[in-house]
RNA sequence: AGAGUUUGAUCCUGGCUCAGAUUGAACGCUGGCGGCAUGCUUAACACAUGCAAGUCGAACGGCAGCGCGGGGAGCUUGCUCCCUGGCGGCGAGUGGCGGACGGGUGAGUAACGCGUAGGAAUCUACCCAGUAGUGGGGGACAACCCGGGGAAACUCGGGCUAAUACCGCAUACGCCCUACGGGGGAAAGGGGGGGACCUCUUCGGAGGCCUCUCGCUAUUGGAUGAGCCUGCGUCGGAUUAUCUUGUUGGUAGGGUAAUGGCCUACCAAGGCGACGAUCUGUAGCUGGUCUGAGAGGACGAUCAGCCACACUGGGACUGAGACACGGCCCAGACUCCUACGGGAGGCAGCAGUGGGGAAUAUUGGACAAUGGGGGCAACCCUGAUCCAGCAAUGCCGCGUGUGUGAAGAAGGUCUUCGGGUUGUAAAGCACUUUCAGUGGGGAAGAAAAGCUUGAGGUUAAUACCCUCGGGUCUUGACGGUACCUACAGAAGAAGCACCGGCUAACUCCGUGCCAGCAGCCGCGGUAAUACGGAGGGUGCGAGCGUUAAUCGGAAUCACUGGGCGUAAAGCGUGCGUAGGCGGUUCGGUAAGUCAGAUGUGAAAGCCCCGGGCUCAACCUGGGAACUGCAUUUGAUACUGUCGAGCUAGAGUUUGGUAGAGGGAAGUGGAAUUCCCGGUGUAGCGGUGAAAUGCGUAGAUAUCGGGAGGAACACCAGUGGCGAAGGCGGCUUCCUGGACCAAAACUGACGCUGAGGUACGAAAGCGUGGGGAGCAAACAGGAUUAGAUACCCUGGUAGUCCACGCCGUAAACGAUGGGUACCAGACGUAAGGGGAGUUCAUCCCUUUGUGUCGCAGCUAACGCAAUCAGUACCCCGCCUGGGGAGUACGGCCGCAAGGUUAAAACUCAAAGGAAUUGACGGGGGCCCGCACAAGCGGUGGAGCAUGUGGUUUAAUUCGACGCAACGCGAAGAACCUCACCUGGACUUGACAUCCCGGGAACCCCUCAGAGAUGAGGGGGUGCCCUUCGGGGAAUCCGGUGACAGGUGCUGCAUGGCUGUCGUCAGCUCGUGUCGUGAGAUGUUGGGUUAAGUCCCGCAACGAGCGCAACCCCUGUCCUUAGUUGCCAUCAUUAAGUUGGGCACUCUAGGGAGACUGCCGGCGUGAAGCCGGAGGAAGGUGGGGAUGACGUCAAGUCCUCAUGGCCUUUAUGUCCAGGGCUACACACGUGCUACAAUGGCGGCUACAAAGGGUUGCCAACCCGCGAGGGGGAGCGAACCUCAAAAAAGCCGUCUCAGUUCGGAUUGCAGUCUGCAACUCGACUGCAUGAAGUUGGAAUCGCUAGUAAUCGUGGAUCAGCAUGCCGCGGUGAAUACGUUCCCGGGCCUUGUACACACCGCCCGUCACACCACGAAAGUGGGUUGUACCAGAAGUCGGUAUCCUAACCUUCGGGAGGGAGCCGCCCAAGGUGCGACUCGUGAUUGGGGUGAAGUCGUAACAAGGUAACC
Repeated sequence: AGAGUUUGAUCCUGGCUCAGAUUGAACGCUGGCGGCAUGCUUAACACAUGCAAGUCGAACGGCAGCGCGGGGAGCUUGCUCCCUGGCGGCGAGUGGCGGACGGGUGAGUAACGCGUAGGAAUCUACCCAGUAGUGGGGGACAACCCGGGGAAACUCGGGCUAAUACCGCAUACGCCCUACGGGGGAAAGGGGGGGACCUCUUCGGAGGCCUCUCGCUAUUGGAUGAGCCUGCGUCGGAUUAUCUUGUUGGUAGGGUAAUGGCCUACCAAGGCGACGAUCUGUAGCUGGUCUGAGAGGACGAUCAGCCACACUGGGACUGAGACACGGCCCAGACUCCUACGGGAGGCAGCAGUGGGGAAUAUUGGACAAUGGGGGCAACCCUGAUCCAGCAAUGCCGCGUGUGUGAAGAAGGUCUUCGGGUUGUAAAGCACUUUCAGUGGGGAAGAAAAGCUUGAGGUUAAUACCCUCGGGUCUUGACGGUACCUACAGAAGAAGCACCGGCUAACUCCGUGCCAGCAGCCGCGGUAAUACGGAGGGUGCGAGCGUUAAUCGGAAUCACUGGGCGUAAAGCGUGCGUAGGCGGUUCGGUAAGUCAGAUGUGAAAGCCCCGGGCUCAACCUGGGAACUGCAUUUGAUACUGUCGAGCUAGAGUUUGGUAGAGGGAAGUGGAAUUCCCGGUGUAGCGGUGAAAUGCGUAGAUAUCGGGAGGAACACCAGUGGCGAAGGCGGCUUCCUGGACCAAAACUGACGCUGAGGUACGAAAGCGUGGGGAGCAAACAGGAUUAGAUACCCUGGUAGUCCACGCCGUAAACGAUGGGUACCAGACGUAAGGGGAGUUCAUCCCUUUGUGUCGCAGCUAACGCAAUCAGUACCCCGCCUGGGGAGUACGGCCGCAAGGUUAAAACUCAAAGGAAUUGACGGGGGCCCGCACAAGCGGUGGAGCAUGUGGUUUAAUUCGACGCAACGCGAAGAACCUCACCUGGACUUGACAUCCCGGGAACCCCUCAGAGAUGAGGGGGUGCCCUUCGGGGAAUCCGGUGACAGGUGCUGCAUGGCUGUCGUCAGCUCGUGUCGUGAGAUGUUGGGUUAAGUCCCGCAACGAGCGCAACCCCUGUCCUUAGUUGCCAUCAUUAAGUUGGGCACUCUAGGGAGACUGCCGGCGUGAAGCCGGAGGAAGGUGGGGAUGACGUCAAGUCCUCAUGGCCUUUAUGUCCAGGGCUACACACGUGCUACAAUGGCGGCUACAAAGGGUUGCCAACCCGCGAGGGGGAGCGAACCUCAAAAAAGCCGUCUCAGUUCGGAUUGCAGUCUGCAACUCGACUGCAUGAAGUUGGAAUCGCUAGUAAUCGUGGAUCAGCAUGCCGCGGUGAAUACGUUCCCGGGCCUUGUACACACCGCCCGUCACACCACGAAAGUGGGUUGUACCAGAAGUCGGUAUCCUAACCUUCGGGAGGGAGCCGCCCAAGGUGCGACUCGUGAUUGGGGUGAAGUCGUAACAAGGUAACC
């Protein structure tokens, strides 16, 4: 510090996700030791049991228990009992101090609660210091005793008694009150010691006195602690906007320790609030902790400070301090006891239990240390604390060994079978012993107090007491712990996660969209580095992963540090309040700002430097820091503020200018429509075409007249005006603004603008008018599968006017307003100035409005002085998509609706710009038998053949638009054969290896459908030999390795093939442009069959394609003449023969054609047009040749091949059957329907092929297929072989025929083992459909179509198919509008699996969350009323009453009771807010293959959108 993920790819925007650190954690797997920390985050839920606050006998009366001493009794002679406060002491009680600390928890609290800095009107026990005292009396009440009640808790009555308990009196330095005269108000004693003296004495002693000490009283000051007040800071919600009556202030009084509406009475009417009051949700606050570079963000466990609470609510008492965790009273809930009358209780102390929960420990030890309470002290108490136990919960440290060791062991695993890897790893050898274990030793934590003694202080004192010092005696829970040491032995000690990318780490097997994984992207549908296992590897390591949570990355709320034309985002537009910001000069001030000083900013923590545990964690000393606040002293540039000026901002005045600026009134012509009249006749109108409609009752058309409403042609212009919406005939009136010129004046008066307010298109609403045209709704006619649309005919609201609402628009420049600055060029509107040969024109300048363009900016597109540039000021708005601009609530509205505006849930994207393609019922250019022009067909018939379907035991399989369907198949009777039925075989029909035997081989008989089985006969070979035998080939038998498979996967593949398409395209290197994908080149202008060539050009070159090179054919030359040929000569029936090689021909070699020549056109180009010559002319004709790629196109059944499956069968053999079925549908063909013909006869002319298991001549037989026959020929020789159409002659005469030949019968021929299923052919007989074929559709542009025959492959036989060959031999092409396909350029795109694309809405189904809802159930709260416990306060006429006073009657004072105020719980009514739940209902979201349509994306087929 970044990375993954939107796309075919790119850049951007933007969300989601990951890597880091952290935790009081939990869960899974695993687990050796130690140190230091930490440990109910949930139910402030309920709690059994034990403990957690007592202590003082030196305050007091006493004395139950224990011990000692003394006495007594019993006796078992050392025990029991009794008596005895004499002693040690002490239960209970009175009294004092302490239970307000310590410990726990975080419910409540948004508050002066906390933090920080200050303040004045206060209190403060114990402690310190000062001052002054501590005199003298009195009366009670517990305990105790007696009696009573009660189950208990407890309680009542009577009697006795002490005090540091209680109450007077005296005194009063200081204190308090005061009217300044005065008045008021205290105390307690206890203990230690003591020489003389004094008093009392029960003679034991007690007291006075002196002294010390602890107390006590009053008061002052301090310290500590506490209370109160104030400034500032302190979470979210405005879908909470108003709140408040003790409320705000005053006066008086009360109350308090103290100020104060804290409380009461009276008076005034205030107080708080957009700088967020009130209400509501949430929350203890802080030091700090985690994270982060920081700024920030999140948190507030442990430790420390503060606050609050103690079962819930209320209340006071006591006290220095409480409204009190282990106190009291009352109410409530709950639990327990009960004799049912009544009582008891409060773990949010430490342990512990139940419960809740993912989850959090022992009912431990000790007061040894530190600290606290009491005490003079010893000491007691202390679940504070210190320790131990449990837990890998965290942090830190250590170990599980070290060295050597290659036969690279075994085993595992992978393998291309060679090996690789695990791996120096192990074993082996040599060492070490930390930790754990056992034995031994063994700290520090402890200083005291006490006792004794020395010095000093106090004192009359050498007592006592206090301080300091010496000596002595002890005190450790942890714990025999830390630490040290000895011993033995590698001995006791390694796991967890991950390995597709992010992200370090790869293979095999299993599985087969299953099981599963997954943080995001995504893996899994038979070859998964992604699932599960294994081997190996990577990371961390006594831990490792997962989950949850926080910060980070996230500049993704942006102060540091973002944005708003199109990605989310500028309010529709003005005016203007608060607020924010603000020109220039001088002076003052010093609030902001800056500097210094002082105080504070607790400790701990963080950081730095040291120190202590062997290190570290941890602990500890010092420093720094604590960015803050306050006080104070300065500085004065800037900002503020005050004062005085200035004129450049702003404004006013004067003179002009332009304008659809606004409002009102009037007025004009054209046009539509309607009405009246005239002319006139059959149609008009409307459309793609029609129809509805109008018209003989006279329309449309046309002329004249009239009515009425609305809108204003031309001018008219990226012209003008206005803030925007918007504004258009003309005239008048009223009125707003802008601009220009030159002066004068005011003197910052300015800019922006939350709320607010005004205006605000169209549609819509209300009331009243108006209504010509147009026209939602509606009706009809069309279109259509439908057509609630598009088109047509009508037509009502509305559109118009007046008044009033509505308040929204893609209200757009998708661009808020203001100011300044930053190259230009060219228009245009309104002014001003200047020049000019006064008219054309030119120059300068201001304001407005446009186009292009530099810098700059931008993701790009683009913007560019009218900024999206550079800056400043102010406002508004945005923070992923959907849900949703929706719900709920509020406000506005008559309504429609508007405005403000969420969440649950869901997705990993949604989006912007640009790129390359593809596509378009977009455009341009151009090709092709693409259309058109023609010729002939198909579609109708019969038959052949293929396919589908159906059938079947089987009808084997494949091929499916073009590019499957006379296709694989160049030929299914058996075979083929893969299918079916049945019968057989199992190392197999076939290959290799091993063992044994036999040569091989040939023939025959029987059974059987055959395979096969049984039997018989013949026959012995070749090579080597040591004569035993061995070997090669071959056969038989056996064993297992293996064979075999037309079984599956063409979506695992190779190869081959089809197709676009013989279309002209497809790319690369370097350079250049672009952030980039990419572009350029390859586009453009011409031209071509062609990316063919030329020119131009930021491109220059190159490759694969095109063309050419190859073959056939067309002309000529040459070479060669047999089997070919024959002009001349001879000859024959015949090139038959002699002869010849001239010609034809054959097959080798060459020539020829290149736009080369001429003319024109064209850019002096390429090329095109025409012409000459030529056999051939612009590629002469034909063929072969198929770029990058597309279709997961076809083929595992040609072959090859991975994987899978099968192995007495999916292999092999055999017989028979099937592939040949047949209601039907389609494709491809043949033959026809006839006279351009049929039939009969006669006569011609080819080319290219085949042939020895073959072609087969002559001749004979047969009507014929054919049979016989046998010559020739491995073929320019022989043969198939007859070419046919054509020609000539004859006949038929338009008819289902002398057309047509299907079908059927009979008889035959040939092939073959065999023609039944199921061959071809022949003869005779039969003589079906069919009279030119609907919609639709195919081929062909010249030796072509059409027509005619002919050959070949396959093949025993079997073509109407296929592949060739020649004969005869046309018609037409104006042209490119349209259909189809294609090429190039361009445009749009929401497509990229690429239009067979994408995609919308209803409906149906399932699930999910949410809204509404008759209601219903909680919680919180307001208000009114009722009620009123305990208790303070106040009142009191009843009762009771020790101290004081008294005139002895009583009084003062107190208590009880009663009453009053206040008030908790509770009750009732009416609301408010909020949370559940609710039949039903509403929309929303999600969900591989549902329904209906086709809305959007292309001109999306009616442009889209608001």
The RNA shown here (small-subunit ribosomal RNA) has 1506 nucleotides and comes from an uncultured bacterium. The sequence is in RNAcentral, with records from ENA and SILVA. The coordinates come from a structure-prediction model, not an experiment, and the mean pLDDT is 86.